[in-house]
RNA sequence: GCCGUCGUAGCUCAGUGGAUCAGAGCACUGUCCUGGUACGACAGAGGUCCGGGGCUCGACUCCCCGCGAUGGCU
Numbered sequence: 001g002c003c004g005u006c007g008u009a010g011c012u013c014a015g016u017g018g019a020u021c022a023g024a025g026c027a028c029u030g031u032c033c034u035g036g037u038a039c040g041a042c043a044g045a046g047g048u049c050c051g052g053g054g055c056u057c058g059a060c061u062c063c064c065c066g067c068g069a070u071g072g073c074u
Stems, first nucleotide, its partner, number of pairs: 001073007010026004028044005050066005
């Protein structure tokens, strides 16, 4: 330099066939349970889905540019 994959909650990821309120597990907070802790039960908080632009009535999802991570080729 060329080609591909990926970027979503603190962490690991799902969702990508355009419209369903953006979700799960772990972690965190509160309450219950216990003599106390752990386990367990219930509830809650936490995101402008990497940035910008475009197509569209409507974009995490499609297109373009950029940034970052990673793999391959030279």
A computed fold for a 74-nucleotide RNA from uncultured Actinocatenispora sp., annotated as transfer RNA. Model confidence (mean pLDDT): 82 of 100. Lineage of the source: Bacteria > Bacillati > Actinomycetota > Actinomycetes > Actinocatenispora. The RNAcentral record of the sequence draws on MGnify. Rfam family: tRNA. Rfam classes the family as a transfer RNA.